[in-house]
Molecule: c-di-GMP-I-GGC riboswitch aptamer
Organism: uncultured bacterium
Parts: sequence; C1' cells; structure tokens
RNA sequence: CCCCGAAACGGCAAACCCGCUGCGAGGCGGGGACGCAAAGUCAUGGGUCUCCGGAUGAGGAGAUCGCCAGACUACCGAAG
Repeated sequence: CCCCGAAACGGCAAACCCGCUGCGAGGCGGGGACGCAAAGUCAUGGGUCUCCGGAUGAGGAGAUCGCCAGACUACCGAAG
C1' cells in the first nucleotide's frame, strides 16, 4: 500500500410523524432509528418506479446510487 473488517472516535439514517415543495415517482427541513464500512459522489449499464404519449406498442421527459454493477474519492487499524 492492497485485500480485509475487530475495537474506538465519530458519521449516515429505513419505516413512521410534522412542515414545505413537485401533476407524480420523489425532494428538502425537523423529529425518529430499521439498518449501513462507502447507506460518500456520479444516473454510465441494467433493474424498478412516475409523468406525457398511446394500442398493454414505439417514443419522450423524469425519479431512485438505502436494488445490482461500474467509475472516482475517503476516516480508523485488531486478527489474517
């Protein structure tokens, strides 16, 4: 240093509730913790979802990285 993931310092925050916002999927803020060692970033490929369209089609516009893969970056350091 890489793989890896014990411990610690810390970090993030599902469902649900409240407020704002979006046609919607969703997003943001507060509360709250199911979980997470990339649950950090990027919609690049696939998946899923929404809206438009329509013919259960083609197509278009979006959402999700806490679905999977890929790319980039990163704290700590016990065993191996």